[in-house]
Molecule: RNase P RNA; transfer RNA
Organism: Stratiformator vulcanicus
RNA sequence: GGAGUGGGCCGAGCGGUCGCGACCGAAUUCGCUUCGUGCGAAUUUGAUCGAGGAAAGUCCGGGCUCCACAGGACAGGGUGGUGGGUAACGCCCACCGUCCGUGAGGACCGGGAAAGUGCCACAGAAAGCAAACCGCCGAACGGCGCGACGCUUCGCAAGAGGUUCGCGCGCGUGGUAAGGGUGAAAGGGUGCGGUAAGAGCGCACCGCGGCGCGGGUGACCGGGCCGGCAAGGUAAACCCCACCCGGAGCAAGACCGAGCAGGGGGGAAGGGGGCUUCGGCCCGCUGCGGGUUUGUUCGGCCCGUCACUACCCCCGGGUAGGUUGCUGGAGGCGGCGGGCAACCGUCGUCCGAGAGAAAUGACCGCUCUCGACAGAACCCGGCUUACAGGCCCACUCCGCAU
RNA sequence: UCCCCGAUAGCUCAAUCGGUAGAGCGGCGGACUGUUAAUCCGUAGGUUGUAGGUUCGAGUCCUACUCGGGGAGC
Numbered sequence: 001g002g003a004g005u006g007g008g009c010c011g012a013g014c015g016g017u018c019g020c021g022a023c024c025g026a027a028u029u030c031g032c033u034u035c036g037u038g039c040g041a042a043u044u045u046g047a048u049c050g051a052g053g054a055a056a057g058u059c060c061g062g063g064c065u066c067c068a069c070a071g072g073a074c075a076g077g078g079u080g081g082u083g084g085g086u087a088a089c090g091c092c093c094a095c096c097g098u099c100c101g102u103g104a105g106g107a108c109c110g111g112g113a114a115a116g117u118g119c120c121a122c123a124g125a126a127a128g129c130a131a132a133c134c135g136c137c138g139a140a141c142g143g144c145g146c147g148a149c150g151c152u153u154c155g156c157a158a159g160a161g162g163u164u165c166g167c168g169c170g171c172g173u174g175g176u177a178a179g180g181g182u183g184a185a186a187g188g189g190u191g192c193g194g195u196a197a198g199a200g201c202g203c204a205c206c207g208c209g210g211c212g213c214g215g216g217u218g219a220c221c222g223g224g225c226c227g228g229c230a231a232g233g234u235a236a237a238c239c240c241c242a243c244c245c246g247g248a249g250c251a252a253g254a255c256c257g258a259g260c261a262g263g264g265g266g267g268a269a270g271g272g273g274g275c276u277u278c279g280g281c282c283c284g285c286u287g288c289g290g291g292u293u294u295g296u297u298c299g300g301c302c303c304g305u306c307a308c309u310a311c312c313c314c315c316g317g318g319u320a321g322g323u324u325g326c327u328g329g330a331g332g333c334g335g336c337g338g339g340c341a342a343c344c345g346u347c348g349u350c351c352g353a354g355a356g357a358a359a360u361g362a363c364c365g366c367u368c369u370c371g372a373c374a375g376a377a378c379c380c381g382g383c384u385u386a387c388a389g390g391c392c393c394a395c396u397c398c399g400c401a402u
Numbered sequence: 403u404c405c406c407c408g409a410u411a412g413c414u415c416a417a418u419c420g421g422u423a424g425a426g427c428g429g430c431g432g433a434c435u436g437u438u439a440a441u442c443c444g445u446a447g448g449u450u451g452u453a454g455g456u457u458c459g460a461g462u463c464c465u466a467c468u469c470g471g472g473g474a475g476c
Base pairs, nucleotide, nucleotide: 001398002397003396004395005394006393007392008391009390010389012367013366014365015364016363017362018361020050021049022048024046025045026044027043028042029041030040031039032038052373056384057383059382060381061380062379063378064249065248066247067246076245077244078243079242080241081095082094083093084092085091096110097108098107099106100105111240112239116238117237118234119233120232133180134179135176136175137174140173141172142171143169144168145167146166147165148164150163151162152161153160154159188206189205190204191203192202193201207229208227209226210225211224213222214221215220253324254323255322256321259319263315264314265313266312267311270286271285272283273282274281275280287305288304289303290302291301292300293299331350332349333348334347335346336345337344338343368371403474404473405472406471407470408469409468412427413426414425415424421458429445430444431443432442433441451467452466453465454464455463
């Protein structure tokens, strides 16, 4: 000088005028009044404060609130190397393993496939009980050919047949899984020996499995002995194992509470006679209401004087609305201490939105690197996603110079 | 605030337990007809919303995102 890796931070700045929201104070006016300059409302005015690193997605976890709940099991859902941090987590830190990168570093839904089930298209001989297309072999059996001072049968002989041995062919039965070919994957890998050819068939190393040893809290690492290899992949397929999980959500919930409707209780709703223990009861007349009598009306019969309904009073629940929950908190900053770190402890200091149809805007001046994504709605810890540009720290590789 | 579903050819929709994506309409070309329609024959057209992952293999399974639609409360 160039190229990169990891992490942290900022998110234009200063000033002026006006406007908006919250809260505190003051003044004026009005209303209520228990009369106390008490309460409330409106207006004016002064001071203070007023969006984010993601306020977003609502993907996890927790607080808070209400409901449910003896305990256990099942179902359902989630998590998935180990140890730690934490209120908790699927987050964070450290470490382990595998893979990627020359490296700084990065990625990993990273338990179990010798519990069971399912699936593995096409191609291929064969795809899960392995199998044998090409190839290789000719050991063993058969066949064919050739050879032999071999043996033997027939024949006078030439010769013919049988048999044994050897060699050859690779035709059949067969051996094999080195090599080729198919496939994502073909039942350990490399090498030496071995063999008819081959093969864990034997051996060495590596891998794999079992047993025990040493180190580590542990994941795991190192080495020893034994086993000749059986047990392909897939669980972001069912499943098994271990651990965790009650439901709803601030429109949660709490308090006050109209109007209308509805609920509960009470009151009152003809006259006459008789009896009375003063609560009521009975009698007939009349009225009223209900039921029944085929649809309607009248009439008859039965029951009741209650109830319904309207009115008046009282009670309680809920609605509209109001108040609250509401922002001082697993809070920020700084120092010290513990810890590799995440984080924890302690001391000091600071207060930094809290609305309820929802407040941040407009204009002007100056400066700069000319300004991205984006707007709180109960709160907090994370993750993820969006983002103009800038700053800082640590580290790596390459080139050059000394 | 809390939830659910969907996205495949120009349009409307299929695709079994993951095996290599089709149908109808529409488009284009041809035939038929005096011409058009209808009919018949042929044909093109897809990074399955985007990105990443699991797997030999993904429209399908998993994760994140984008867009669209719908539901619950009193």